[in-house]
RNA sequence: GCCGGCGUAGCUCAGGUAGUUAGAGCACAUCAUUCAUAAAGAUGAGGUCCCAAGUGCAAAUCUUGGCGUCGGCA
Numbered sequence: 001g002c003c004g005g006c007g008u009a010g011c012u013c014a015g016g017u018a019g020u021u022a023g024a025g026c027a028c029a030u031c032a033u034u035c036a037u038a039a040a041g042a043u044g045a046g047g048u049c050c051c052a053a054g055u056g057c058a059a060a061u062c063u064u065g066g067c068g069u070c071g072g073c074a
Base pairs, nucleotide, nucleotide: 001073002072003071004070005069006068007067010026011025012024013023019057028044029043030042031041050066051065052064053063054062
C1' cells in the first nucleotide's frame, strides 16, 4: 500500500430482513435479611448504538467517507 472482519451500558456480548420504549449476563447503588460479612432475594441507575454526511415518512440497522482495532496479502 491492497483486501476483509469488528466498533452497542464500567466489562463480555445479543439485536443488524429500517418500524412497539435499545436489551441480556456480570459489575455498581439502594432495600430487605444477619450479631456482622458473604451468598441467595427485591428494586434501581447507567447508552448521543465510534464520528460525519447521504437516502428515506422513519436509520443502531442501508449507502459513502473518516477514525480505531484485529487478521490476511505484498
Transfer RNA from a Candidatus Kaiserbacteria bacterium, 74 nucleotides, folded computationally. The coordinates come from a structure-prediction model, not an experiment, and the mean pLDDT is 82. Its Rfam family is "tRNA". Rfam links the family to the GO term triplet codon-amino acid adaptor activity.